[in-house]
Context: one part of a larger RNA
RNA sequence: GUCAGCGACUUAUCCUAUGCAGCGAGGUUAAGCCGAAAGGUGUAGCCGUAGCGAAAGCGAGUCUUAAUAGGGCGACAAGUUGCAUGGGGUAGACCCGAAGCCGGGUGAUCUAUCCAUGACCAGGGUGAAGCGAAGGUAAUACUUCGUGGAGGCCCGAACCGAUAUAGGUUGAAAACUGUUCGGAUGAGUUGUGGCUAGGAGUGAAAGGCUAAUCAAACUCGGUGAUAGCUGGUUUUCCUCGAAAUAUAUUUAGGUAUAGCCUCGCAUGAUGACUGACGGAGGUAGAGCACUGACAAGACUAGGGGUCCCCACAGGAUUACCAACUCUUAUCAAACUCCGAAUGCCGUCAAGUUCAAGUGCGGGAGUCAGACUGCGGGAGAUAAGUUCCGUGGUCAAAAGGGAAAGAGCCCAGACCAUCAGCUAAGGUCCCUAAAUGCAUGCUAAGUGGUAAAGGAUGUGGAACUGUUUAGACAAUCAGGAGGUUGGCUUAGAAGCAGCAACCCUUUAAAGAAAGCGUAAUAGCUCACUGAUCGAAUGGGUCCGCGCCGAAAAUUUAACGGGGCUUAAGCAUGCUACCGAAGCUAUGGAUAACGCGCAAGCGUUAUGGUAGAGGAACAUUGUAGUAACCUGAGAAGGUACACCGUAAGGAGUGCUGGAGGACCUACAAGAGCUUAUGCUGAC
Numbered sequence: 001g002u003c004a005g006c007g008a009c010u011u012a013u014c015c016u017a018u019g020c021a022g023c024g025a026g027g028u029u030a031a032g033c034c035g036a037a038a039g040g041u042g043u044a045g046c047c048g049u050a051g052c053g054a055a056a057g058c059g060a061g062u063c064u065u066a067a068u069a070g071g072g073c074g075a076c077a078a079g080u081u082g083c084a085u086g087g088g089g090u091a092g093a094c095c096c097g098a099a100g101c102c103g104g105g106u107g108a109u110c111u112a113u114c115c116a117u118g119a120c121c122a123g124g125g126u127g128a129a130g131c132g133a134a135g136g137u138a139a140u141a142c143u144u145c146g147u148g149g150a151g152g153c154c155c156g157a158a159c160c161g162a163u164a165u166a167g168g169u170u171g172a173a174a175a176c177u178g179u180u181c182g183g184a185u186g187a188g189u190u191g192u193g194g195c196u197a198g199g200a201g202u203g204a205a206a207g208g209c210u211a212a213u214c215a216a217a218c219u220c221g222g223u224g225a226u227a228g229c230u231g232g233u234u235u236u237c238c239u240c241g242a243a244a245u246a247u248a249u250u251u252a253g254g255u256a257u258a259g260c261c262u263c264g265c266a267u268g269a270u271g272a273c274u275g276a277c278g279g280a281g282g283u284a285g286a287g288c289a290c291u292g293a294c295a296a297g298a299c300u301a302g303g304g305g306u307c308c309c310c311a312c313a314g315g316a317u318u319a320c321c322a323a324c325u326c327u328u329a330u331c332a333a334a335c336u337c338c339g340a341a342u343g344c345c346g347u348c349a350a351g352u353u354c355a356a357g358u359g360c361g362g363g364a365g366u367c368a369g370a371c372u373g374c375g376g377g378a379g380a381u382a383a384g385u386u387c388c389g390u391g392g393u394c395a396a397a398a399g400g401g402a403a404a405g406a407g408c409c410c411a412g413a414c415c416a417u418c419a420g421c422u423a424a425g426g427u428c429c430c431u432a433a434a435u436g437c438a439u440g441c442u443a444a445g446u447g448g449u450a451a452a453g454g455a456u457g458u459g460g461a462a463c464u465g466u467u468u469a470g471a472c473a474a475u476c477a478g479g480a481g482g483u484u485g486g487c488u489u490a491g492a493a494g495c496a497g498c499a500a501c502c503c504u505u506u507a508a509a510g511a512a513a514g515c516g517u518a519a520u521a522g523c524u525c526a527c528u529g530a531u532c533g534a535a536u537g538g539g540u541c542c543g544c545g546c547c548g549a550a551a552a553u554u555u556a557a558c559g560g561g562g563c564u565u566a567a568g569c570a571u572g573c574u575a576c577c578g579a580a581g582c583u584a585u586g587g588a589u590a591a592c593g594c595g596c597a598a599g600c601g602u603u604a605u606g607g608u609a610g611a612g613g614a615a616c617a618u619u620g621u622a623g624u625a626a627c628c629u630g631a632g633a634a635g636g637u638a639c640a641c642c643g644u645a646a647g648g649a650g651u652g653c654u655g656g657a658g659g660a661c662c663u664a665c666a667a668g669a670g671c672u673u674a675u676g677c678u679g680a681c
Base pairs, nucleotide, nucleotide: 001681002680003679004678005677006676011091012090013089014088015087016086017085018084019083020082021081022080023079026047027046028045032041033040034039051058052057061073062072063071064070094232095231097229101222102221103220104219105218106217112196114194115193116192117191118190119189120188121186123155124154125153126151130147131146132145133144134143135142159183160182161181164179165178166177167176198214200210201209202208235615236614237613238612239611240610245258246257247256248255249254259366260365261363262362263361264360265359266358267357271354272352273351274350275348276347277346278345279344285338286336287335291332292331293330295328296327297326298325302321303320304318305317306316307315308314369394370393371392372391373390374389375388376387377386378385399410400409401408414587415586416585417584419583420582421581425577426576427575428561429560430559434574436573437572438571439570440569441568447563453547454546457544458543459542460541461540463538464537465536466535474531475530476529477528478527480504481503482502486498487497510525513524514523515522588605589604590603591602592601593600594599616670618667619666620665621664622663623662627659628658635654636653637652638651639650641648642647
């Protein structure tokens, strides 16, 4: 892991509600006693029949009070006992699950320290003290040579350990193996026996060790400790169907009350929507009348600078700052002279026909919400961000579309059908349906990602110039004189710079718009003529395109193929496809209406938490006497039967002795899941 069996809302008692039953202004017994049992007896007690007041007390009233006022609580009578069910309290209280706390015991055969008594440490090296001899000294000292054999001395086996590394890691092993390494006469190692223990021991101290267990051992008991936490909680169908909010909380993943759901009773049109009418209001917008902010200018107080003045006083001036006022132009959640649309409240015997609303009582669940549109706060006018408001969907919703997708678009699945019509979205092929029609646009595969910005891309619209008195473009020719204008400068001659920018000849020609020179020179331009012969410039708005445009496994930014007078974009039109939507036909159930009934009609029938209802199966008991069964019970097995489901028959084979149906009752009453338990594989 699979299969089989077992496995979780119980029982007692009290309260409460509902259903049923008995009796009813009453209802009912408890212990006890009698009895084989069934049952009888037992009237203490309990609930009800009267309340009010703290109480004395009074009483359909009473309390408050000075009150006979007012006010509070009452008065119009249905209860009570039992059984069943829902819920609550007390108990382990649906089941399993802690880490722990306390008490009594058991442990030092592991290990820690200690005690008693034994045992063990190859071999080699070094060579302390002391002693002897010799030298040496006045004598010591001292030196040398021997002897000697000390040491938590050295090297290194046994033995004890465990430094590094490799392996091992479902191991050979619940701590090992290989290589390497430390100690190895000592604070050494070890055998046997013994002492010390659980808030206690022991500890050269690591919270170490105390039997593979230690920041408090193990075992039994208290004990079913407690668990606002996690997991699990077993047949079917039918009706309705939430919440993820408010307030409070040592509260934030819990709970209480309210909100929202359900069931019953009551009420009986009171609900919702639309319309009309009447209200309150200060949002959007707008505005600047207030409060503030704020741009430019005018005017002019005040201040600053400069000047006149020895100084004071006074005066002049200023491309300084600037109040008030005025003109022009703005901004505001905490501004308003104004001011909607919605929404909200109310009235109307109005309309629609959706069918709800309210009160009381029984039972809940919910208190982590998510995305999306709109109005906002926070954030960076970031976030699949966060916090509100208001709709929607998901949650608890399947179906079609968006290639694929909880929250987007369409649409809400009672069942059946090889019938039809549509929605969103689509109609070249993959792929159901137009290679549809009409008119344009796009050339970028734009379509099929993106901005500021850039550009004789291209289509359209209105406007404004020049032009047969010849435009635009191109070509040919001219582009001159005073003059090298003045100043400046080494020079300055159209063209470094400063000021000025005239006159003349002309068809036209700047005291020069560029290039150029040291300065001249030189080449163009403006401007003019000729050639040519019809259009040619400018900006503005709109449509569609272009550039801007770089990413990591592979084209990869249309789902793909592929598409260019499209299979792209825009506008219009006509068909068709397309869903569990709608329709058609048949059937089921629920509610309501009609009907004596049979039945008919209308509407409804997605659903998590959850409320309510109706059933199926299992075991046993009663009715129960009867019935089936060796001509084969239960059980097993195979099968194409029946029922809306849980399920129920029948037949064959197997099996070999018991077993139903029906109506009630009572439960050890239903298992894919608890890293469930036991067994098998």
The part of an RNA shown here (large-subunit ribosomal RNA, domain II) has 681 nucleotides and comes from a Candidatus Omnitrophota bacterium. The prediction has a mean pLDDT of 85. The organism belongs to Candidatus Omnitrophota, within Bacteria. The full RNA is in RNAcentral, with records from ENA. Rfam family: Bacterial large subunit ribosomal RNA.